[in-house]
RNA sequence: AGGCAUCGCUGGGGGCGCAUUUUGCUGAGACCGGCUCUGCCGGACCCUUUUCACCUGAUCAGGAUAAUACCUGCGUAGGGAAGCAAUUUACUCAACGC
Numbered sequence: 001a002g003g004c005a006u007c008g009c010u011g012g013g014g015g016c017g018c019a020u021u022u023u024g025c026u027g028a029g030a031c032c033g034g035c036u037c038u039g040c041c042g043g044a045c046c047c048u049u050u051u052c053a054c055c056u057g058a059u060c061a062g063g064a065u066a067a068u069a070c071c072u073g074c075g076u077a078g079g080g081a082a083g084c085a086a087u088u089u090a091c092u093c094a095a096c097g098c
Base pairs, nucleotide, nucleotide: 001092002091003089005087006086008084009083010082011048012047013046014045017025018024019023031043032042033041034040035039054079055078056077060073061072062071063070
């Protein structure tokens, strides 16, 4: 000096799912607040260069379920949002000394 890891800052990206619907299921998120309220904005939460954010293929295939991308496959698929600073280091490189 670099790499890895962690954390922080700024910016950016990101499911109006399913149902037996005053409640329940999955999940980080299906939520909260505001407004000029079929929507928009802000917050929470997750992700941020990518083999776990998310989208597409997809009215996909198999399995399970009350039901649902619920699980698995597809999938190292095609897309997809980055910079800076700090700390650590059983890693790498370089310089100097012995």
Molecule: TPP riboswitch aptamer (THI element)